[in-house]
Parts: sequence; C1' cells; structure tokens
RNA sequence: UUCCGUCCUGGCGAUGAGGCUCGCCCUAAGUGCCCGGGAUCGAUCCGGGCUAAUGGCCUCUACCUCAGU
Repeated sequence: UUCCGUCCUGGCGAUGAGGCUCGCCCUAAGUGCCCGGGAUCGAUCCGGGCUAAUGGCCUCUACCUCAGU
C1' cells in the first nucleotide's frame, strides 16, 4: 500500500420528517423517465415535457384533484 474478515458505530435505497421492517454500502451504497438540438454514434452541455414526498407499511407536513360545511 492492497485484499479479506470481525467488532462497534454509521450511512444509502430520484423531493421533507417520525416509527417499524427489508435490502444494500464501508467511500461506497444512491443520484426516475421521455422528446428535441448539436450531420450520424457517443460523452458532456442546452431546451422542453411527465410521474413520485415510502425500498415497503403506518403517520405527519407540502403539493394536486373531487365533494361537503
């Protein structure tokens, strides 16, 4: 220095928070989809459009739709 393993602790799972639970990670896990531009392909970039606050369940908050008062 690299690799593997163990323990403790922690982190991550496309927009916030809490609880439970599942999976994943050890500097990684993770960072949604569609269309157009750039001759074409490709990376990056630019522009436009769509869904979603969950990995899953429940609750709260924000947003959207409908109805009632």